[in-house]
RNA sequence: CGACUCGAAUCGCUGAAUUCUCGCGUUGCGGGAAGCGGGGGAACCAAUGAAUGCGGCGCAAGUCGAAGGGGUGAAGUCUUCUAUUUUAGAAGGCGGGGCUAAUCUUGAAGUCCUAAUCCGGCAGCUAACCUCGUAAGCGUAUCAAGAGAGGAGUG
Numbered sequence: 001c002g003a004c005u006c007g008a009a010u011c012g013c014u015g016a017a018u019u020c021u022c023g024c025g026u027u028g029c030g031g032g033a034a035g036c037g038g039g040g041g042a043a044c045c046a047a048u049g050a051a052u053g054c055g056g057c058g059c060a061a062g063u064c065g066a067a068g069g070g071g072u073g074a075a076g077u078c079u080u081c082u083a084u085u086u087u088a089g090a091a092g093g094c095g096g097g098g099c100u101a102a103u104c105u106u107g108a109a110g111u112c113c114u115a116a117u118c119c120g121g122c123a124g125c126u127a128a129c130c131u132c133g134u135a136a137g138c139g140u141a142u143c144a145a146g147a148g149a150g151g152a153g154u155g
Stems, first nucleotide, its partner, number of pairs: 011139004018034007035134006045124001054065004068122001069119004076094008095114006103147006
């Protein structure tokens, strides 16, 4: 001097997931507020359907299960191949999403993701109203233009 690995702090990224505050049996637990985010829920509008249907248990009310349907999310769709052919995996196309560091927008280039999970037979939109969440996981460092701010230096 360079590379790799680990830890801490600062800073930054995905995401709604941040800030403040109170109490207690106090190295944790339980609340509250603001901010941000989600769900249910009229009229009007939309919709007009095999699904208050099917199977098991039950006298019945109900309860269990599955095709169906719906929610959060960028994570939808088509083609091909393989297999244990209900389905799952792999590859590719279209579509969708993120990052590349002062903020926002646009363009180019590069690079990555396209999951997971919940409800439980059921929910369109939806004012009032009701209700829930406020996690988890990571570490990038290109260029150009425009706009609005801020700081430093010099005169």

c-di-AMP riboswitch aptamer (ydaO/yuaA leader) from Cohnella faecalis, 155 nucleotides, folded computationally. Lineage of the source: Bacteria > Bacillota > Bacilli > Caryophanales > Cohnella. The RNAcentral record of the sequence draws on Rfam.